[in-house]
RNA sequence: CAUGGCUCAGAUCGAACGCUGGCGGCAUGGCUAAGACAUGCAAGUCGUACGGACCUUCUAGUUGAAUCGGGAGGUUAGUGGCGGACGGGAGAGUAAUGCAUAGGUAAUGUACCCUUGACACCGGGAUAACUGCGGGCUUUGCCCUUUGCGAAAGUGCAGCUAAUACCGGAUGAUUUCGCUGGAUCGCAUGAUCUGGUGAUCAAAGGUGGGGACCUUCGGGCCUGCCGGUCGAGGAUCAGCCUAUGUCCUAUCAGCUUGUUGGUGGUGUAAUGGACCACCAAGGCUACGACGGGUAGCGGGUGUGAGAGCAUGACCCGCCUCAUCGGGACUGAGACACUGCCCGGACACCUACGGGUGGCUGCAGUAACGAAUAUUGGGCAAUGGGCGCAAGCCUGACCCAGCAAUGCCGCGUGCAGGAGGAAGUCCCUCGGGGUGUAAACUGCUGUCAGGUCCUAGCAAGCAAGGAGCGUAAAUAGCGCUCUGCGUUGAGCAGGUCCAAAGGAAGCCUCGGCUAACUCUGUGCCAGCAGCCGCGGUAAGACAGAGGAGGCAAGCGUUGUUCGGAAUUACUGGGCUCAAAGAGCGUGUAGGCGGUUUGGUAAGUGUCCUGUGAAAGCCCACGGCUCAACCGUGGAAAUGCAGGGCAAACUGCCCGACUUGAGGUCAGUAGGGGUGCUCGGAACUCUAGGUGGAGCGGUGGAAUGCGUAGAUAUCUAGAGGAACGCCAGUGGCGAAAGCGGAGCACUGGGCUGACUCUGACGCUGAGACGCGAAAGCGUGGGGAGCAAACAGGAUUAGAUACCCUGGUAGUCCACGCCGUAAACGAUGCACACUAGAUUUGGGAGGCUCUGACGCCAUCCGAGUCGAAGGGAGACCGAUAAGUGUGCCGCCUGGGGAGUACGGCCACAAGGCUAAAACUCAAAGGAAUUGACGGGGGCUCACACAAGCGGUGGAGCAUGUGGCUUAAUUCGAAGCAACGCGAAGAACCUUACCCAGGUUUGACAUACAUGGAUGCAAUUUGGGGAUAACCCGAAACGCUGCUCUUCGGAGUGAAACAUGUACAGGUGUUGCAUGGCUGUCGUCAGCUCGUGCUGUGAAGUGUCGGGUUAAGUCCCUUAACGAGCGAAACCCCUAUCGUUAGUUGCCAGCGCGUAAUGGCGGGGACUCUAGCGAGACUACCGGCGUUAAGCCGGAGGAAGGCGGGGACGACGUCAAGUCAUCAUGGCCCUUAUGCCUGGGGAUGCACACGUGCUACAAUGGUGUAUACAGAGCGACGCGAGACCGCGAGGUGGAGCAAAUCGCACAAAAUACGCCCCAGUUCGGAUUGGAGUCUGCAAUUCGACUCCAUGAAGUUGGAAUCGCUAGUAAUCGCGUAUCAGCUACGACGCGGUGAAUGUGUUCCUGAGCCUUGUACACACCGCCCGUCAAGUCAUGGAAGCUGGUAGCACCCGAAGUCCGUUUAGCUAA
Repeated sequence: CAUGGCUCAGAUCGAACGCUGGCGGCAUGGCUAAGACAUGCAAGUCGUACGGACCUUCUAGUUGAAUCGGGAGGUUAGUGGCGGACGGGAGAGUAAUGCAUAGGUAAUGUACCCUUGACACCGGGAUAACUGCGGGCUUUGCCCUUUGCGAAAGUGCAGCUAAUACCGGAUGAUUUCGCUGGAUCGCAUGAUCUGGUGAUCAAAGGUGGGGACCUUCGGGCCUGCCGGUCGAGGAUCAGCCUAUGUCCUAUCAGCUUGUUGGUGGUGUAAUGGACCACCAAGGCUACGACGGGUAGCGGGUGUGAGAGCAUGACCCGCCUCAUCGGGACUGAGACACUGCCCGGACACCUACGGGUGGCUGCAGUAACGAAUAUUGGGCAAUGGGCGCAAGCCUGACCCAGCAAUGCCGCGUGCAGGAGGAAGUCCCUCGGGGUGUAAACUGCUGUCAGGUCCUAGCAAGCAAGGAGCGUAAAUAGCGCUCUGCGUUGAGCAGGUCCAAAGGAAGCCUCGGCUAACUCUGUGCCAGCAGCCGCGGUAAGACAGAGGAGGCAAGCGUUGUUCGGAAUUACUGGGCUCAAAGAGCGUGUAGGCGGUUUGGUAAGUGUCCUGUGAAAGCCCACGGCUCAACCGUGGAAAUGCAGGGCAAACUGCCCGACUUGAGGUCAGUAGGGGUGCUCGGAACUCUAGGUGGAGCGGUGGAAUGCGUAGAUAUCUAGAGGAACGCCAGUGGCGAAAGCGGAGCACUGGGCUGACUCUGACGCUGAGACGCGAAAGCGUGGGGAGCAAACAGGAUUAGAUACCCUGGUAGUCCACGCCGUAAACGAUGCACACUAGAUUUGGGAGGCUCUGACGCCAUCCGAGUCGAAGGGAGACCGAUAAGUGUGCCGCCUGGGGAGUACGGCCACAAGGCUAAAACUCAAAGGAAUUGACGGGGGCUCACACAAGCGGUGGAGCAUGUGGCUUAAUUCGAAGCAACGCGAAGAACCUUACCCAGGUUUGACAUACAUGGAUGCAAUUUGGGGAUAACCCGAAACGCUGCUCUUCGGAGUGAAACAUGUACAGGUGUUGCAUGGCUGUCGUCAGCUCGUGCUGUGAAGUGUCGGGUUAAGUCCCUUAACGAGCGAAACCCCUAUCGUUAGUUGCCAGCGCGUAAUGGCGGGGACUCUAGCGAGACUACCGGCGUUAAGCCGGAGGAAGGCGGGGACGACGUCAAGUCAUCAUGGCCCUUAUGCCUGGGGAUGCACACGUGCUACAAUGGUGUAUACAGAGCGACGCGAGACCGCGAGGUGGAGCAAAUCGCACAAAAUACGCCCCAGUUCGGAUUGGAGUCUGCAAUUCGACUCCAUGAAGUUGGAAUCGCUAGUAAUCGCGUAUCAGCUACGACGCGGUGAAUGUGUUCCUGAGCCUUGUACACACCGCCCGUCAAGUCAUGGAAGCUGGUAGCACCCGAAGUCCGUUUAGCUAA
């Protein structure tokens, strides 16, 4: 960078939970247990259908009462009618008997309603209601005392009665049916209309009013209203049928016997295997039948830019259900939520015999659950049922109650008010924030509260009146208008009063994501949507202050869509990230060349019907606004029908040749199969020669061999593989194919105006081929060689190496069906620059040929333009640009696994999940780092040398141990003779003991010490006010010091108190500074430009060269910086200047001698200034370069030698104990002081050194030559004393003058003679010296005596390349003295070896690989303890579910049979 997943910000909700909560409007509210339900209510009504009963009231007759009769009103059980099939609830079932959309019904029904035609005649017998019913006994009565039976539910027998109940007969406009004409129409069956003729079917009354006439006085009759019957039509509501659409699953692929169809029946309102009998054998299915899972469907709703995705609460339409299952009855309509019958479960009542019930209606209850309301009011409105009506009923409905559950609206005040109160928070202590916020002043009055009032939700009903209609009528009835009276469950509106009074919270503040600090905590407590915070300075936890957001709510959890182009139709991919099937043939399907005509399925356009209402959208309107509501419009992308068009696709007829195929002529080839033959090699067998080994390896051993191997020769046998040719060459679809010949056979390529005429491409399933290994049967077996055996290697070595060796490898036949079966790249076609190599053809140029050149077709390669790509790369053999078809992918792990299915002899293959878990996994490229990768180069890195360490003794540091303390730090290189250039005290930080508390040290303030008073003059500020700050002199007085003269005095010491001091206490992982290290290695970077999507690269690479990124050349780089080098210092040569304290040649003086002296500047030297070296010169090499090699000259030659100087950075390197410093800690102590002790302790281990082990030595004597330093609290000469350390003494010297100070090794001459010694000096005893207040712990030195280990040092390891190593002494710092053998310097003597880079170590540059980036001390894989958890198995035990077979079998319908009753009923 790309791929890819995870996560968040938005909207949403029938929500729930946490905290909080003022008001109102409009909505919504059991999503779980279609689980169970106490109680009340949810469907009745009609007396104008009927007969009774009861109540009230009026009244005739009678003297009155009772009784009887009549009228009116009311209540009503029953008969009868209509309604209980609507309304209301729920979503269990249902994947189609459903729903949606469009159609059909010529295959249908329809009570109430509307229109219309016709009719309503004569009879009959019943039955509810109602009344009666018992038992006992002493029987012309009595008793029980209200009693048919039964606990109840319920129900029997007898008698009586009415109807709009029931039945018979008549009539028949019409209906229906039979026969027979006509007309019109249609999509088949047929439909409609109209004739003739025959058959057939009805009925019920109630009530209001009324003039004439009749009357049995009831009425008839007339008239109105309500009903009744038979028809026709309409409307409405239903039934049935068709097409299309309608979730997941193929790990469900075959299903079906009433199944599919026919004929004839049954049945229904009606079609139909809906059902039955017979006949035929069909029907459905990859466009997914059958099976399984899930689910009511739609209008709509949520989201979204849309396409989509999800959903189906509330409202509307349809369906289904009503405790579970079955069944029918009634009826216009049901197989009926609050009807019936039966069965089951459950619950209740019971006298145990038997009964009753169904909230998925409204409330309500327990249960369930995260969770969902009142056992409210009213029929006032809307609607429904009944009724002529009044009216009655109505948990439909209208209202109210509860819940911030949602949406919408309002409020909790408004204005003023400080350079800004208090409180609180932060702070750099200056200040800042909260914050105009509050207080305070003024103002207003929404909502809630209180008072009073009534326009609205009211429409109706209805006495009376008017008009119109009906009618004979002014009755009556109906309609319209008016209208006394009357109807509100609840709500709503207005007025006034009072008072800022009653009304703000929640979440967040690390990034995403708006908003920051302090304190506490210290990987704890906790947070967390993802990344991730928390291990002592947490903006991430908790609290606080502040801030941000939203607001009567705010957060959390959950749901859906979005973001997610993360399933991609819109709109994705497959070389390497997940993804091309191993390859082909080919079925269905998809797609398909040029062209004429036709058609109109797709397509386009116009019209018609439909797409319910509500909702969304738009406009207008009504509630003060809004939510909400009303009216209208638009939309509804759809379906159906009709007209037109004919370009394109499809279909039909025809034509064509360029796609495809054929023909002819050539041609290349390890293409395939079978058979035959060949030589080399190998092994074996036999024989000959030969005689000790062979073989094998890094080196060996096992093995073979004197029974003759290996080697060699001859002969024979056997099997497998085919050298050279041979080639990024050929052929094949892929797998694959290689000696030669023959036979059979597939495909390709080239050329040809030769034929067919789209015959094509792809290809789900299917079929075939398919390396190696493996399997089966039978052969074969030389070599090789899993397994196996032995030998080695190794810590081990079930490996790599070696010796053997079986399957196998080979052949035939049959399986398997997989590979990194790869170009990790499906097939086909077309198009899009070139260059070059090569295989196979045919052609042109040249008279011909070779060769060459030119153009061309088909292959196989390399490079490359455009383009593509995340990049690497691809690039006419595409990964470019397009088309067609197929296959495949959707985070990593689990897992290509489990289960199921199919295949296989097996091994196994194909197909293919989930739980769970992670926040990543993966790709390409970049920079580093790393590599037992590569190349080049360097370094005392190795090698070559010299000398050491490691062994001994001692010194010193460290660890460990010990201790009251053995103070602390340093820890591979890069801690360990380091901090420490000086631990007896001090130092000192440690321990013990004692003391001290504003302190040993600093600053400030207050008070005291201590100073004021009186008056004068005067300066400054101020307002020439008060007053403040000073100055001068004088008087009195106090205090301190005093040398007693004096001086000082607003100062100090000192004292008390308060702030504070103090800390070598902690954190070097909070820091500054300083330092070490890589490394004196040659590197590290920048600006501009260029390249790349980008990280980044280039420059800085390459070729040379150098000590060097030093320089040169080349060059998309050109320049620059920090480093390297140079500049600086010392040193080597010379010149010059200057000569004292240095020097002394020449000239003098002097001495035993000496620059001792006069002089001198020549020389040495000193120390200033210069010169000199630059590859400058010559030759060679090199590119005409940089430079290298050699030479000359030169004191010095290629950086002359040495030093100082240390890039960007690394190591959380070291140091809080040099110093400084943040935070934390101590404060009568972790501060300070004093004495003593300790840091020096010692079974031990390590580092660094010194001295040695000796003869290149030791020792004695003699004798020579340095440099650099140091010296006044010092160096200290000569002299004297002491064996000596040293002492006495004090000349000289602040130093080129004097002193320390004799240098030592060396040299010369002696002795020692290889030994624990004349080596070595430890240790110990004794005696001393010096320093110091003091040498016991614990100093150094001297002398005498003692005389340890040690005879050259294991593994290992260090330094050094020239004035170096080695060796020899001298000096200095620290310091009273010293543990110094240390450190830092100085000179003397003075080597050896290497001229190489294989190896070890480290480093630099380039390159390569990488899964590393805390960077190989990386990363990472597997196993494993105890305990625990999940899942599986487990002898068994137990519950459930489903299927199959069989048996028993309720109610009920239909059919059949039989029986009883009996009528017309």

About this RNA: The RNA shown here (small-subunit ribosomal RNA) has 1465 nucleotides and comes from uncultured Phycisphaera sp. RNAcentral holds the sequence, with entries from ENA and SILVA.